[in-house]
Notes:
Predicted 3D model of a 130-nucleotide RNA (FMN riboswitch aptamer (RFN element)) from Peribacillus cavernae. Rfam family: FMN riboswitch aptamer (RFN element). Rfam describes the family as follows. The RFN element is a highly conserved domain that is found frequently in the 5'-untranslated regions of prokaryotic mRNAs that encode for flavin mononucleotide (FMN) biosynthesis and transport proteins. This element is a metabolite-dependent riboswitch that directly binds FMN in the absence of proteins.
């Protein structure tokens, strides 16, 4: 330094206030939240090489179900425009929008439950190899 095997630890947030109603954190008004990896014209450090950092709606992954001894595989499940700057932006700036598994229950991203579970992955360590 790289790949492989193994071990340990870590690994998700959110209905203020009001309306209707017998009943709603589920409807209506309104409020609030944004997992993981990648990408980058952001920001920061450095003389520089370079390093760190930046997307819910760009690419991909994860939680559910089916199948399998397991891996693999299949199914389900979501969303962005306009303006600005510029050589270049779905990522910057501004504005206005939009989305959110399954089961339960007055119809749920936010409650309860499967779940003291699983998990994309992250950090550290051991062994082996170059």
């Nucleotide at each position: 330094u790289u790949c492989g095997u193994c071990c340990u630890u870590c690994g998700g947030g959110g209905u203020c206030g009001g309306g209707u109603g017998u009943a709603a954190a589920u409807c209506c008004c309104a409020a609030c939240c944004g997992g993981c990896g990648g990408u980058a014209a952001u920001g920061a450090a450095g003389c520089a090489a370079u390093u760190c950092u930046a997307a819910g709606c760009c690419c991909g992954c994860g939680a559910g179900c089916c199948u399998u001894a397991a891996c693999c595989g299949g199914c389900a499940g979501g969303a962005u425009u306009u303006g600005g700057u510029g050589a270049g932006a779905u990522u910057c700036c501004a504005a206005a929008g939009c989305c959110g598994a399954c089961a339960g229950u007055a119809u749920a991203g936010u409650c309860u439950g499967g779940a003291u579970g699983g998990g994309a992955g992250a950090a550290g360590g051991a062994c082996a190899g170059u």